[in-house]
């Protein structure tokens, strides 16, 4: 890199429409840690050139709880 396991957050219990119900759409407000997109400290063979964040953006995904996701830590194992 890869699997397992185990912790792991934010944001609206908004309003309408649809529908038996799960849900699903739309409008506006928000989040940011899947993923993408930027600038960059810094790095590399530092002319060139290439790499780059937990920053910024919020396309995308997300916004009660539950469930799913989850960047990022622990531990095992290949």
């Nucleotide at each position: 890199c890869g699997c397992g396991c185990g912790g792991g957050a934010g944001a609206g219990c908004g309003c309408g429409a649809c529908u038996c119900a799960u849900g699903u759409c739309g409008c506006c407000g928000c989040c940011g840690a899947a993923g993408g997109a930027g600038c960059a400290a810094c790095c590399g063979c530092c002319u060139c050139c290439g790499g780059a964040a937990u920053c910024u953006c919020u396309c995308a995904g997300g916004c009660a709880c539950c469930a799913a996701g989850g960047a990022c830590c622990g531990c095992g194992c290949g």
Predicted 3D model of a 78-nucleotide RNA (Glycine riboswitch aptamer) from uncultured Sphingomicrobium sp. The prediction has a mean pLDDT of 80. NCBI's taxonomy places the organism under Bacteria, Alphaproteobacteria, Sphingomonadales, Sphingomicrobiaceae, Sphingomicrobium. The sequence is in RNAcentral, with records from MGnify.